About this RNA: The part of an RNA shown here (large-subunit ribosomal RNA, domain IV) has 316 nucleotides and comes from a Flavobacteriales bacterium. The organism belongs to Flavobacteriales, within Bacteria. Its mean pLDDT, the model's own confidence on a scale to 100, is 88.
[in-house]
Context: one part of a larger RNA
């Protein structure tokens, strides 16, 4: 010096990306417990107090009196707690061996397909699954508890519907023409016209793929623009939310917290480039999740010291 462990004056996160690690808390009984809430919860919230031995009352529980130890009686094992925010409702699942998560799943929602020899899937096929099920069933897509909601656009693409019309293959048809000197015959080419689905066409459809504007002017300070004009579009983003896991400028501005705060919380709205099931906004409970703050506690640190065991080193 290294590993594992113990103790430490004063301070107590000043350490550090970050309290990582360590310390602290700890079982039982009694008292006592807030916001919020889906009334279950939150709760072991938080925060306090008790205990050993002897005697008596009544054995226990409990009460009263006494006793010793410097202190310590759950002497061990055995939760640290609180506040605020983000994401995901939750318990679950996952990268066997760097990721456990805000990813996957999930109940719940909704759309589409499927009437049973079902749809769908595997398989040249036979056959099998679906299912010894039958639309309260089965398959597929998206969303993801609950609560409140889910706006506008069907022009393009997709899907669904449409006994008309247009186009259109084989086939049907056979006017007409050619070959054979050649009538019959044989043979070749072949115009009208009749011919499906599909496409065109006509409609519908967004919890289908998707999309949801620009410029100019205007109010008796200024500023701003409820208002007006104009161009374009299929229609020009509604509610709600908003510097956000989304904001470039940006450490935006204001407020809070700190002595001091690119983070955090509350607002504002100029949304570079939120927005409604690739769901929007909330939400009690839950989380080895992520972010900020506080109490307690500490060798994380100021700043290091000593001790124990095992290494390292020397000899063997």
């Nucleotide at each position: 010096c290294c590993c594992u462990c113990g103790u430490u004056a004063a301070g107590g996160a000043a350490c550090u990306c970050g309290g990582c690690a360590a310390a602290a808390u700890g079982a039982c009984c009694c008292c006592g417990u807030a916001a919020c809430u889906u009334c279950g919860g939150g709760a072991g919230a938080a925060g306090g107090g008790g205990g050993c031995c002897c005697g008596c009352c009544u054995u226990a529980a409990g009460g009263c009196g006494g006793g010793g130890g410097c202190a310590a009686g759950a002497a061990a094992a055995c939760g640290g707690c609180c506040c605020a925010g983000g994401c995901g409702a939750c318990u679950g699942c996952u990268u066997a061996a760097c990721a456990a998560a805000a990813g996957c799943a999930c109940a719940g929602g909704u759309c589409c397909c499927u009437g049973c020899a079902a749809a769908a899937g595997c398989g040249a096929a036979a056959g099998c699954u679906g299912a010894a099920g039958u639309a309260u069933a089965g398959g597929g897509g998206c969303u993801g508890a609950u609560a409140c909601c889910u706006g506008c656009c069907c022009a393009g693409u997709g899907c669904c519907g449409g006994a008309a019309g247009g186009u259109u293959a084989a086939g049907g048809g056979g006017a007409a023409g050619g070959g054979u000197g050649g009538a019959a015959g044989c043979u070749c080419u072949g115009a009208a016209c009749c011919g499906a689905a599909g496409c065109c066409c006509c409609g519908g459809u967004g919890a289908a793929c998707g999309g949801c504007g620009g410029c100019c002017g205007u109010a008796a300070c200024u500023a701003u623009a409820a208002c007006g004009g104009u161009c374009c579009u299929a229609a020009g983003g509604u509610a709600g939310c908003g510097a956000a896991a989304u904001c470039c400028c940006u450490u935006g501005u204001c407020g809070g917290g700190u002595a001091a705060g690119u983070u955090c919380c509350g607002a504002c709205c100029c949304g570079c480039a939120c927005g409604a099931a690739a769901g929007g906004u909330u939400u009690a409970a839950c989380g080895a999740c992520c972010u900020g703050g506080g109490c307690a506690c500490u060798g994380u640190c100021u700043c290091a010291a000593c001790g124990a065991g095992g290494g390292a080193c020397u000899c063997g």